[in-house]
RNA sequence: CGAGCAGGCAGGGCGAUCGCGGGCAGCAUAGACCGUCCGAGGAAAGUCCGAACUCCGUAGAGCACGAUGCUGGGUAACACCCAGGCGGGGCGACCCGACGGAAAGUGCCACAGAGAGUAGACCGCCGCGCCGCGAGGCGCGGUAAGGGUGAAACGGCGGUGUAAGAGACCACCGGCGAGCCGGGUGACCGGUUCGGCCCGGAAAACCCCAUCGGGAGCAAGGCCAAGUAGGAGCGGGCAUCGGCCCAGAGGCUGCUCGUCUCGGAAGCUCCAGGUAGGCCGCUCGAGUCGGCAGGCAACUGCCGGACCAGAUAGAUGAUCGCCACCGCGCACGGCGCGGGACAGAAUUCGGCUUACAGUCGGCUCGCUGC
RNA sequence: CGGGAUGUAGCGCAGCUUGGUCAGCGCGCCGUGUUCGGGACGCGGAGGUCGGAGGUUCAAAUCCUCUCAUCCCGACCA
Numbered sequence: 001c002g003a004g005c006a007g008g009c010a011g012g013g014c015g016a017u018c019g020c021g022g023g024c025a026g027c028a029u030a031g032a033c034c035g036u037c038c039g040a041g042g043a044a045a046g047u048c049c050g051a052a053c054u055c056c057g058u059a060g061a062g063c064a065c066g067a068u069g070c071u072g073g074g075u076a077a078c079a080c081c082c083a084g085g086c087g088g089g090g091c092g093a094c095c096c097g098a099c100g101g102a103a104a105g106u107g108c109c110a111c112a113g114a115g116a117g118u119a120g121a122c123c124g125c126c127g128c129g130c131c132g133c134g135a136g137g138c139g140c141g142g143u144a145a146g147g148g149u150g151a152a153a154c155g156g157c158g159g160u161g162u163a164a165g166a167g168a169c170c171a172c173c174g175g176c177g178a179g180c181c182g183g184g185u186g187a188c189c190g191g192u193u194c195g196g197c198c199c200g201g202a203a204a205a206c207c208c209c210a211u212c213g214g215g216a217g218c219a220a221g222g223c224c225a226a227g228u229a230g231g232a233g234c235g236g237g238c239a240u241c242g243g244c245c246c247a248g249a250g251g252c253u254g255c256u257c258g259u260c261u262c263g264g265a266a267g268c269u270c271c272a273g274g275u276a277g278g279c280c281g282c283u284c285g286a287g288u289c290g291g292c293a294g295g296c297a298a299c300u301g302c303c304g305g306a307c308c309a310g311a312u313a314g315a316u317g318a319u320c321g322c323c324a325c326c327g328c329g330c331a332c333g334g335c336g337c338g339g340g341a342c343a344g345a346a347u348u349c350g351g352c353u354u355a356c357a358g359u360c361g362g363c364u365c366g367c368u369g370c
Numbered sequence: 371c372g373g374g375a376u377g378u379a380g381c382g383c384a385g386c387u388u389g390g391u392c393a394g395c396g397c398g399c400c401g402u403g404u405u406c407g408g409g410a411c412g413c414g415g416a417g418g419u420c421g422g423a424g425g426u427u428c429a430a431a432u433c434c435u436c437u438c439a440u441c442c443c444g445a446c447c448a
Stems, first nucleotide, its partner, number of pairs: 001366005007360003012323007020039005026033001027031001041342001045353002048351005053217004060257004065213005070084005085099001086097004100208002105206002108201002122147002124143008155173002158170003174198002176195008221280004230271005235246004248262004273447003288305007325339006371444007380397004390428001399415005421437005
């Protein structure tokens, strides 16, 4: 200098003027007033996961369904994070992994090909028989080494063996399974013995195993005010004025059982009608900053400090000046002009993913110079 | 703000369940025949990489993940 790999910080600063929303205090209790304090993000986004919180007349059991899927740890919890194992990629820094089971079962593997799963013989090779003067041809049988098809064809290489061949047999290598020893909390790793056992892919096909999961969502839900117009449907029997029984309806919003309420008036459904208001939930929190301690780390504990948005059609803005940064130009110790991404709270947190402008130091590889 | 659905030819749709030579149907479009001419009708034809990106697989419109766009539903009272 070039190419690349991981990570941290941060998302302009100060001042003035005008304006908007909220909290607290003041006053003639009133507002279009005054004072003071605060006022978007790292992603507030996508709504993809996990929770808090609230309700479902307490919500029990089973099935179904869904989610997760190496090990250990972290956490309120997770599909997240940390550390490790194994596999894969890269020369490397480093990165990626939906990473249980295909040897429980069912199904699938198009086209091509002889044969696509305990399969198979097209060409070839070999033996025998027949025909032919001969080259060779035909038939029966053996074989799977070679060719060919395919994404994939029953382990590789060498030898023995054979008519030709083949784990048919043998040595070595690889895989698998079983046993033993050692290390590790564990995933797993290392070693050794035995068995010719050689078993394809796919579970982001059904499925099996293990673990977890009730549903709905702040338009949850509660209170107040204003206003209107109700109607239809969801049942029979025994009794006869008390009621009883079984259907049925609703509650766990898929099903069954259980249980509770109603069982002719509560509830649900549909049609019609009315309102378009206020308050709570609502922001002090699994939060944040600093220090110390534990831990490889994620993270946790203790102590101390500050209070850090709550709007409701939605406030958080605009202008000017100076400085900083970037780009361009010039008569270059400076001056002039221009520029600042993605985006914006809506019950609240923890993550993931996606979008985007910089800057700082570190590491790797290559080339070159001293 | 919350919940759900869809995206395939110019337009409206099927195919996705169970992945394969399966990309198709109707209208429209183009050519041609018929007609004096037009329409209708007959015959023939073109037009797509399945919203975009990545993954699983031998193979993806179809399965999985991310993303973009469009549409629908949901207030309270009686």
This is a predicted complex of two RNAs, RNase P RNA and transfer RNA, with 448 nucleotides together.
The coordinates come from a structure-prediction model, not an experiment, and the mean pLDDT is 79.
Rfam match: Bacterial RNase P class A. Rfam classes the family as a ribozyme.